[in-house]
Context: one part of a larger RNA
RNA sequence: GCCAACGAGUUAGCUGUAUAGGGCUUGGUUAAGGCAGUUAAAGCCGAAGCCAUAGUGAAAGCGAGGAUGAAUAAUCCGACUGUGUCCUAUGCACUAGACCCGAAACCCGGUGAGCUAUCCAUGGGCAGGCUGAAGCAGGGGUAAUACCCUGUGGAGGGCCGAACCCACCAAUGUUGCAAAAUUGGGGGAUGACCUGUGGAUAGAGGUGAAAUGCCAAACGAACCGGGAGAUAGCUGGUUCUCCUCGAAAUAGCUUUAGGGCUAGCCUUGUGUUAAUAACUGUGGGGGUAGAGCUCUGUUUAGGCUAGGGGGUAUACCACGCCUACCAAACCUAGAUAAACUUCGAAUACCAUAGUGAAUUUCACAGGAGUCAGACCGUGACAGCUAAGUGCCACGUGUCGCAAGGGAAACAGCCCAGAUCGCCUUCUAAGGUCCCAAAUUAAGCUUAAGUGGCAAAGGAUGUGAAGUUGCUUAUACACCCAGGAGGUUGGCUUAGAAGCAGCCAUUCCUUUAAAGAGUGCGUAACAGCUCACUGGUCUAGUGACUUCGCGCCUAAAAUGUAAGGGGGCUAAAGCUUAAACCGAAGAAGCGGGUGGUUUACAUUUAUUUGUAGAUCGCGGUAGAGGAGCGUUCCUGUCUGCACUGAAGUCAAUCCGUGAGGAUUGGUGGAGCGUCAGGAAGUGAAAAUGUUGGC
Numbered sequence: 001g002c003c004a005a006c007g008a009g010u011u012a013g014c015u016g017u018a019u020a021g022g023g024c025u026u027g028g029u030u031a032a033g034g035c036a037g038u039u040a041a042a043g044c045c046g047a048a049g050c051c052a053u054a055g056u057g058a059a060a061g062c063g064a065g066g067a068u069g070a071a072u073a074a075u076c077c078g079a080c081u082g083u084g085u086c087c088u089a090u091g092c093a094c095u096a097g098a099c100c101c102g103a104a105a106c107c108c109g110g111u112g113a114g115c116u117a118u119c120c121a122u123g124g125g126c127a128g129g130c131u132g133a134a135g136c137a138g139g140g141g142u143a144a145u146a147c148c149c150u151g152u153g154g155a156g157g158g159c160c161g162a163a164c165c166c167a168c169c170a171a172u173g174u175u176g177c178a179a180a181a182u183u184g185g186g187g188g189a190u191g192a193c194c195u196g197u198g199g200a201u202a203g204a205g206g207u208g209a210a211a212u213g214c215c216a217a218a219c220g221a222a223c224c225g226g227g228a229g230a231u232a233g234c235u236g237g238u239u240c241u242c243c244u245c246g247a248a249a250u251a252g253c254u255u256u257a258g259g260g261c262u263a264g265c266c267u268u269g270u271g272u273u274a275a276u277a278a279c280u281g282u283g284g285g286g287g288u289a290g291a292g293c294u295c296u297g298u299u300u301a302g303g304c305u306a307g308g309g310g311g312u313a314u315a316c317c318a319c320g321c322c323u324a325c326c327a328a329a330c331c332u333a334g335a336u337a338a339a340c341u342u343c344g345a346a347u348a349c350c351a352u353a354g355u356g357a358a359u360u361u362c363a364c365a366g367g368a369g370u371c372a373g374a375c376c377g378u379g380a381c382a383g384c385u386a387a388g389u390g391c392c393a394c395g396u397g398u399c400g401c402a403a404g405g406g407a408a409a410c411a412g413c414c415c416a417g418a419u420c421g422c423c424u425u426c427u428a429a430g431g432u433c434c435c436a437a438a439u440u441a442a443g444c445u446u447a448a449g450u451g452g453c454a455a456a457g458g459a460u461g462u463g464a465a466g467u468u469g470c471u472u473a474u475a476c477a478c479c480c481a482g483g484a485g486g487u488u489g490g491c492u493u494a495g496a497a498g499c500a501g502c503c504a505u506u507c508c509u510u511u512a513a514a515g516a517g518u519g520c521g522u523a524a525c526a527g528c529u530c531a532c533u534g535g536u537c538u539a540g541u542g543a544c545u546u547c548g549c550g551c552c553u554a555a556a557a558u559g560u561a562a563g564g565g566g567g568c569u570a571a572a573g574c575u576u577a578a579a580c581c582g583a584a585g586a587a588g589c590g591g592g593u594g595g596u597u598u599a600c601a602u603u604u605a606u607u608u609g610u611a612g613a614u615c616g617c618g619g620u621a622g623a624g625g626a627g628c629g630u631u632c633c634u635g636u637c638u639g640c641a642c643u644g645a646a647g648u649c650a651a652u653c654c655g656u657g658a659g660g661a662u663u664g665g666u667g668g669a670g671c672g673u674c675a676g677g678a679a680g681u682g683a684a685a686a687u688g689u690u691g692g693c
Base pairs, nucleotide, nucleotide: 001693002692003691004690005689006688011096012095013094015093016092017091018090019089020088021087022086023085024084027051028050029049033045034044035043055062056061065077066076067075068074099237100236102234106227107226108225109224110223111222117201118200119199120198121197122196123195124194125193126191128160129159130158131156135152136151137150138149139148140147164188165187166186168185169184170183171182172181203219205215206214207213212221240627241626242625243624244623245622250263251262252261253260254259264370265369266367267366268365269364270363271362276358278355279354280353281352282351283350284349290343291341292340296337297336298335300333301332302331303330305327307326308325309323310322311321312320373399374398375397376395377394378393379392381390382389404415405414406413419591420590421589422588424587425586426585430581431580432579433566434565435564439578440577441576442575443574444573445572451568457552458551461549462548463547464546465545466544467543468542469541470540479535480534481533482532484509485508486507489503490502491501515530519528520527592617593616594615595614596613597612598611599610600609601608628682630679631678632677633676634675635674637672639671640670647666648665649664650663651662652661653660654659
């Protein structure tokens, strides 16, 4: 991992409540116990007690009333005709382990020091080599010591190094030789050394040259048994079928925020009524969007004018006068606001009348689930007018709980809501060259593969529309020629001559025309050129504005890779026309089923059936209904079975399904139908348990 078996809402209660069925209602009912009896039961007694028959008050109590109160007031709870009780079943709650599995922990009593820590007692072990302390002896030496030399001596947590002990480094090993080893090196090796045996210390503890180390291969508190099914607002799992309806992810409170309670939203029952949703009309209040500047604030320019600054004046001060300074208030014009408003919508909301339909409203009662929501659109806030961001509001929004078609793929986008069947038809979004169902025609645009990512900004890209200048008195562009004189204008300057700079009403003359000079150039001149003019040539040529489509701007990490692909110059874009394809949508034909309703038949019973009409039938949590199957029990068929039961293999048939039936093979002794009853009653999941492979 697979297969098989096992594996989770149970049981109990003098408990409560609701629903259904039944008994009695002359209120209901027994409990313990007793009598009789049985394998065990069934039966008959037994009103003690309980519920109901009256309420109210905290209570004493009073009582169709009671309480509060001084009250006869007022208020609150009642009465004025009320089904009550017992049993059974089911739903839910409560108390119990209470749907199942799961802690880490806590407490109690024991078992452990054959591992290891420390200690006690008693034994054992340490090849060989080296060094050479004190002391002592002799000699020297001293006043005597001291001291020195030689020898002797044999000290030391001394030195080197086996056994022995340790474990510093590396490699191997990592389903190992081994749940800590092997190999090669390494450290200690007469000592705080190593070691045998016996003994001591025990978990709220011991021991510890101290690492929270060790106390029998996992020790911040051992292990075993017990309390014990501890508790788990947490995670996981929770087993057959079909049918009807169908949520929530919000508010308030919460030592509350991943939990709860009440409300909201769902479901079932009973009752109620037209009260409800929607649309239309009518009537309302509003202060948002917008707009505006009257108010409150902010703000620009100008005018006018207090005040302030500066100047002038006077010997000084003051007055006065001036002011290209600042400037309140006021005036004119122009702006601005979530916490401004002289104004002011659309929607929405409330009321009312009408329309028309429904599985609609409302009340009470039983049962829930939900309290992590997501995206999209719109209006705000926070943020960077960042986020697949956070937060609030609105929405017949979608997903959640929704399949189908489209968007290549793609919960939340677009279209559209799957009762079942059909080798029928029509459409939606989106598409119609091929992959791949379906297309043609007309007009225009684009040349960029733009289409098939992007901005400010930039550009004789190109199309359309418009304004305007020059132009057969010949424009625009090329080409040929001229482009002069006063004068090198004045100043400045070393120089300044059209062309460093400054000044100037930058003038005058000759001219077809020619600036006191447009640019290059020189040290300054020179030189080239332009404006301007003539010639030549010949028909358009400049400037600007708006719009359409393109271009540049444009760099990313495995591989084209920014059309899904092939590929496309239309098979791209814009404007038209007419077709077609395209879904589980709509329509057609047939079937199933739920609600409402009509007719007929039927029934104790709107109970059941048949036929018709009409509206439905996606669905998680969840509510409700109807069924299938398993084991056992009672009755029944006075059932089946060696002429072959159960089980098992296969085929066929029936049923919407869980499932059922028949036939044949196998098997070899039990098993079923119908009506009821009771449950150890259904497995694919729980890192489920056990077994097999």